Description: The RNA shown here (c-di-GMP-I-GGC riboswitch aptamer) has 84 nucleotides and comes from a Gammaproteobacteria bacterium. Taxonomically the source falls in Gammaproteobacteria (Bacteria, Pseudomonadati, Pseudomonadota). The prediction has a mean pLDDT of 85.

RNA sequence: ACUGAAAAAGGCAAACCCGUCGAAAGGCGGGGACGCAAAGCCACCGGUCUAAGGGAUUGUCCUAAGACAGCGGGGUUGCCAGGC
Numbered sequence: 001a002c003u004g005a006a007a008a009a010g011g012c013a014a015a016c017c018c019g020u021c022g023a024a025a026g027g028c029g030g031g032g033a034c035g036c037a038a039a040g041c042c043a044c045c046g047g048u049c050u051a052a053g054g055g056a057u058u059g060u061c062c063u064a065a066g067a068c069a070g071c072g073g074g075g076u077u078g079c080c081a082g083g084c
Base pairs, nucleotide, nucleotide: 002082003081004080011036012035016031017030018029019028020027021026034070040076041075042074044073045072046071047068048067049066050065053063054062055061056060
C1' cells in the first nucleotide's frame, strides 16, 4: 500500500424541538442521539429533491438556477491496531 474496529483515546451526530436565513429543497446555531471506521473535506460522474425566475400551457408540465457529501461512485486528508 492494504485490512479491520476487538482493545485504547476520542470524534461526528439522524429523527424531533427551539431560534434564524431561504420562494423552496435545504443551510446555520442550540438542545437531542438513529446511527457512522472516515457520518473529515471536495459538487467531478450518476442519482434524488426544490423550482421563487423563465418557457409551454391553463389540468399541469418543462427548464436555467439551487440543494443533498448521512444515496452510490470518484478524488483527497487522518487516529488506533494488524500488516509489508